[in-house]
RNA sequence: GCGUUGAUGGUACAGUGGUAGCAUACUACCCUGCCACGGUAGAGACCCGGGUUCGAUUCCCGGUCAACGCA
Numbered sequence: 001g002c003g004u005u006g007a008u009g010g011u012a013c014a015g016u017g018g019u020a021g022c023a024u025a026c027u028a029c030c031c032u033g034c035c036a037c038g039g040u041a042g043a044g045a046c047c048c049g050g051g052u053u054c055g056a057u058u059c060c061c062g063g064u065c066a067a068c069g070c071a
Base pairs, nucleotide, nucleotide: 001070002069003068004067005066006065007064010024011023013021018054026042027041028040029039030038047063048062049061050060051059
């Protein structure tokens, strides 16, 4: 330099052109003599820019970063 794959709550991962989820972590309350466990509720995210579309996190183009391969 070229190519492939990926980027989603604090963390690890799903997901799909039409409301963004699970686990864990966090906060409040309940439970307990206290802690832990358990229960209920809550807050929290689609890497950036542009295009297509009635509508983009999803499709297309470019960029950034990471991993891998080739040179």
Record summary
Predicted 3D model of a 71-nucleotide RNA (transfer RNA) from Bryopsis hypnoides. Its mean pLDDT, the model's own confidence on a scale to 100, is 83. It matches the Rfam family "tRNA". It is annotated as a transfer RNA.